[in-house]
Context: one part of a larger RNA
């Protein structure tokens, strides 16, 4: 000097406490261990692996496994020969390939030939999801959005170092103010930056419609308005800026005015020095080391979808704050031309047939849904749950057997609030209701976003987890 103590002191944090809701039981769904299997491909493994990589395995993807096929290879460049290139057709076969048949004879040219493409031979050589993340570079995660980590110069010490970074208030913070052998400085917090809250100024069409006027059963339907809502640009505004009180007169705190917003106004980008030889050689890249008629290409099939078990994460529920039945109201973000698809007609529906309009403030996906009103059911494994499985169908796609999703009708399984134990969550949060995008032919309970609707509880820091300071011990580095 760290580091570490079942030392100490001072502070944080949904860390415990105060709630309010979950899982841990029950089907199922999903990812993982384990077994299994020609193959279940590969990684990820407390925290910080497990609806992770994967924003979408039926072929494809795929990298695996069985069979079939190929060797300058599917891909790149050079060199010799030959051929325009391309296009139709038969046979075999699972195809991939292999065997033949036919059509075509372009462009430039100095007529030698040359550009582009395809065959053919040789070899330099492609290749390699094959190893090594303990050989690496990028990226990432994680302590931690924690409040810290250095530096120069001076200074104290023989030296290792130390001071500054310690101390007294005080902050969300090494923020700030005082102090002071220290003086300044860098990276870090904060601020700049984007969304939101309020207002002003401009814009008024696809957006509105207050007031006139026309017109309809009704509707910004029509003129016609620029006022509201709004579009999306440019400004205002919050800064402990007034007052009051507390304190060292300071920084600040507490209160209160005014204000739409008050003390970082809510969110989000942003991750300091470093730590875990942490994660990835299968995104890329890349050393070394293996392969080289195969660890490297093609092709069909099957696996990745197996299933006595465990484990993590979700869905839906066990019902009356409810289920089912009619009737009605109210977003916000998004998507659309290989696309979204209106009105209308037909199916009980999954849908089908229709064809307008929309490169969308215009058309359209699109009925939001919990709510609200009225009925019905009276506690029951039920008009609660829906799982399992049968029949018929529907959509997409070459193709739904393994192995998709969705619909109608039957079927009606477990399960009556879950043992130890264990997770989120302090406000537009929790719950709880729906919708919408990626990915995508098709397939969403998982993801990323929106938005109704909306609590309860915090006395406090003894205690359990991390964490920062400062200070002691230590046979540890």
């Nucleotide at each position: 000097u760290g580091a570490c103590g079942g030392g100490g002191g001072c502070c944080c944090g949904c860390a415990c406490a105060a709630g309010c809701g979950g899982u841990g039981g029950a089907g199922u769904a999903u990812g993982u261990g384990g077994u299994u299997u020609a193959a279940u491909u590969c990684g990820a493994u407390g925290c910080a692996a497990c609806a992770c990589g994967a924003a979408g395995a039926a072929c494809c993807u795929u990298a695996c496994c069985u069979c079939c096929c190929c060797u300058u290879g599917a891909c790149a460049u050079c060199u010799g020969g030959a051929g325009a290139a391309u296009c139709c057709c038969u046979c075999u076969g699972a195809a991939a390939g292999g065997a033949g048949g036919g059509a075509g004879u372009g462009c430039c040219u100095u007529c030698g030939g040359g550009a582009a493409c395809u065959c053919c031979a040789a070899g330099a050589c492609a290749g390699g999801u094959g190893u090594u993340g303990c050989a690496u570079g990028g990226c990432u995660g994680u302590c931690g959005u924690c409040a810290g980590c250095u530096c120069g110069u001076g200074u104290u010490g023989u030296g290792a170092a130390g001071u500054g970074u310690u101390g007294g208030g005080u902050u969300a913070a090494g923020u700030c103010c005082c102090g002071u052998a220290a003086c300044g400085a860098g990276c870090g917090c904060a601020a700049c930056c984007c969304c939101u809250u309020u207002c002003c100024u401009c814009u008024g069409u696809u957006g509105c419609c207050a007031g006139c006027g026309g017109g309809u059963a009704a509707u910004u339907c029509c003129g016609g308005g620029a006022a509201c809502u709004c579009u999306g640009a440019g400004g205002a505004u919050a800064c402990c800026g007034c007052c009051a009180g507390u304190g060292a007169u300071a920084a600040a705190c507490u209160g209160g005015a005014g204000g739409a917003a008050g003390g970082c106004g809510g969110g989000g980008a942003c991750g300091a020095c470093g730590u875990c030889a942490a994660g990835u050689c299968a995104u890329c890249a890349u050393g070394g080391c293996c392969c080289u008629u195969a660890c490297g290409g093609g092709g069909a099939g099957g696996g990745c979808u197996a299933c006595a078990c465990a484990c993590g994460u979700g869905c839906u529920a066990c019902a009356a704050u409810g289920g089912c039945u009619g009737g009605u109201a109210c977003a916000g973000a998004g998507g659309g031309u290989u696309g979204c698809c209106a009105a209308c007609u037909c199916g009980c529906g999954a849908g089908a047939g229709g064809g307008a309009g929309c490169u969308a403030a215009u058309c359209u996906c699109a009925c939001a849904a919990a709510g609200c009103c009225a009925g019905u059911c009276u506690u029951a494994g039920u008009c609660c749950g829906g799982a399992u499985u049968g029949u018929a169908c529907u959509c997409u796609g070459c193709a739904a057997c393994u192995c998709g999703a969705g619909u109608a009708c039957a079927u009606g399984a477990a399960g009556u609030c879950g043992g130890a134990a264990u997770c989120g969550c302090u406000a537009g949060u929790a719950a709880u209701c729906g919708c919408a995008g990626g990915u995508c032919a098709g397939c969403a309970g998982a993801c990323u976003g929106c938005g109704g609707u909306g609590a309860a509880u915090a006395c406090g820091u003894u205690c359990u987890c991390g964490g920062g300071c400062c200070u002691u011990g230590u046979a540890c580095a």

About this RNA:
This is a predicted structure of a 477-nucleotide part of an RNA (small-subunit ribosomal RNA, 3' major domain) from a metagenome.